Source information
The prediction has a mean pLDDT of 76. Glycine riboswitch aptamer from Rubritepida sp., 92 nucleotides, folded computationally. Lineage of the source: Bacteria > Pseudomonadati > Alphaproteobacteria > Roseomonadaceae > Rubritepida. It was read from a public genome assembly, where an Rfam model found it.
[in-house]
RNA sequence: GCAUCGCGCGCGGGAGAGAGCCCCGGCGACGGGGCCGCCGAAGGCGCAACCGGCCCCCGGAAACGCUCAGGCAGAAGGGCCGCGCGCGAACG
Numbered sequence: 001g002c003a004u005c006g007c008g009c010g011c012g013g014g015a016g017a018g019a020g021c022c023c024c025g026g027c028g029a030c031g032g033g034g035c036c037g038c039c040g041a042a043g044g045c046g047c048a049a050c051c052g053g054c055c056c057c058c059g060g061a062a063a064c065g066c067u068c069a070g071g072c073a074g075a076a077g078g079g080c081c082g083c084g085c086g087c088g089a090a091c092g
Base pairs, nucleotide, nucleotide: 002092004089005088006087007086008085009084010083011082012081013080018036020035021034022033023032024031025030037072038071039070043068044066045065046064050060051059052058053057
């Protein structure tokens, strides 16, 4: 220094599910509460596929499951993908 990997930041893309019903406030947009019906891709939890180690024990852990939280017009958020920058790892 090139490429690779990890973390963080910025930009772009980004799915799913009732603009549900009732009550209250409000001119309205909207906000609050209650009642069901749903979604999984912030987070969280669980089984455990899978991976690793000092291997019959321990550690990590999913796009699987649960829906506590969150979400079901728009906005915001959004696993993940691409690009850029910064830091680190590693030495092909």